Context: one part of a larger RNA
RNA sequence: CAGUAGCAGCGAUAGUCGGGUGAGAACCUCGACGGCCUGAAGAGCAAGGGUUCCUCGGCACUGCCGUUCAGCCGAGGGUUAGCCGGUCCUAAGGUGUACCACAACUUGACUACACCGACGGGAAGCUGGUUAAUAUUCCAGCGCCAUUAUGCAGUAAACGCCGACGCCGUGUGGAACGCUGAGCCGGGCAUUCGCCCGGUCGAAUCGUGGAAACUCGUGGACGCCGUCACGGCACGAAGCGAGCGAAACGCGAAACAGCGAAAGUCAGCCGUACAUAGGGCCCGUGAAAAGGCAAGCAUAAUGUCCGUACCGAGAUCCGACACAGGUGCUCUGCCAGCGCAAGGCAAGGCCUGU
Numbered sequence: 001c002a003g004u005a006g007c008a009g010c011g012a013u014a015g016u017c018g019g020g021u022g023a024g025a026a027c028c029u030c031g032a033c034g035g036c037c038u039g040a041a042g043a044g045c046a047a048g049g050g051u052u053c054c055u056c057g058g059c060a061c062u063g064c065c066g067u068u069c070a071g072c073c074g075a076g077g078g079u080u081a082g083c084c085g086g087u088c089c090u091a092a093g094g095u096g097u098a099c100c101a102c103a104a105c106u107u108g109a110c111u112a113c114a115c116c117g118a119c120g121g122g123a124a125g126c127u128g129g130u131u132a133a134u135a136u137u138c139c140a141g142c143g144c145c146a147u148u149a150u151g152c153a154g155u156a157a158a159c160g161c162c163g164a165c166g167c168c169g170u171g172u173g174g175a176a177c178g179c180u181g182a183g184c185c186g187g188g189c190a191u192u193c194g195c196c197c198g199g200u201c202g203a204a205u206c207g208u209g210g211a212a213a214c215u216c217g218u219g220g221a222c223g224c225c226g227u228c229a230c231g232g233c234a235c236g237a238a239g240c241g242a243g244c245g246a247a248a249c250g251c252g253a254a255a256c257a258g259c260g261a262a263a264g265u266c267a268g269c270c271g272u273a274c275a276u277a278g279g280g281c282c283c284g285u286g287a288a289a290a291g292g293c294a295a296g297c298a299u300a301a302u303g304u305c306c307g308u309a310c311c312g313a314g315a316u317c318c319g320a321c322a323c324a325g326g327u328g329c330u331c332u333g334c335c336a337g338c339g340c341a342a343g344g345c346a347a348g349g350c351c352u353g354u
Stems, first nucleotide, its partner, number of pairs: 015033006034351004042331004048311002052309001053077006062070002082144002084307003088121002093116006100108002125142005145303008160293003166281003170277004178269005183200007201258001205253005214243005223233003259264001282286001317326002333345003
């Protein structure tokens, strides 16, 4: 320079009043009223960060003002696993050794072997409670897996099967969520008719049921059977019977567990996840390995190591900043709607796009 520029501009214009604390309060806290976000500004993860988490005590710094507040400063505390993830397996690709080329190599390929390499494959856990801060990890209850040991059963064969797979659309079964009606419990308004709101819960696991497809027996068609659609058939249709056979599906146990102040029921519609069966498309035909099943039961023991706090973003990540930028996956209620649109509103969050 200069008390100058800036501390305004974004469809998120957001606060106001009263109480409290305090030396000190527009912005710390409590209450009321008023607003903002709804495929998010809510909830759960990954990457990355690394203590930022919680509590107590502070305000010189950081905070575009102030601050009694804080992702700041000081101190103390906090991350608990056989069953979540890593660990195991292989993919593209890569590394090492051997071998070869080269005058030679820290260079360059093939092949063989070994290893690495994940968001793919994969043995096994659910419900509730608890902390200021962790929980499928602690605790309670009820389960499950592998290995080893012991006992019993079994002397039968390893073929085989699973893992194991594209895109598009359709049928059937179908949790959940939502909606409709009724019963029950509670609450609000009205205290007469009634209306409105909320709730009506309950897992893994074990047992059982369970459709299509497929297989077998029977049957024996003279155009029948059948689908949403394509279709099927004397190389045996329909019909009848049997075997095998799905879900995150039904029922029972789990559960005079738990949860709830109490009630702790039923029917219907829609139909996601999930399961299953056809169809369509391709000059594209849609992984591998570990591992598992086949291959029983009971009891006991063992199950080491690493991660686990918190943020995950208009302030904890990448952008020099508390930066209007960038950043993968999952969940997604109501009204009306084709709709994850626009608009309004719950649950939850926020009034610090300071």